[in-house]
RNA sequence: GUAAAUAUAAUUUAAUAAAAAUACUAGUUUGUGAAACUAGCAAUAGAGGAUAAAAUCCUCUUAUUUACC
Numbered sequence: 001g002u003a004a005a006u007a008u009a010a011u012u013u014a015a016u017a018a019a020a021a022u023a024c025u026a027g028u029u030u031g032u033g034a035a036a037c038u039a040g041c042a043a044u045a046g047a048g049g050a051u052a053a054a055a056u057c058c059u060c061u062u063a064u065u066u067a068c069c
Base pairs, nucleotide, nucleotide: 001068002067003066004065005064006063007062010022011021012020013019024040025039026038027037028036045061046060047059048058049057
């Protein structure tokens, strides 16, 4: 340089709806802690386009990975 793939919560995965588990914070419980229970917090890599409607389709950019040279 060419081609392809991937990017969602702090982490790991879903999705027809943006959901769940773990983590974190607060509370209940306990002599204290762990465990358990309840609640909260938090995300579609960035920009643009098509569509009645996009995490999902198209284009560009960014980052990472793979193959070829």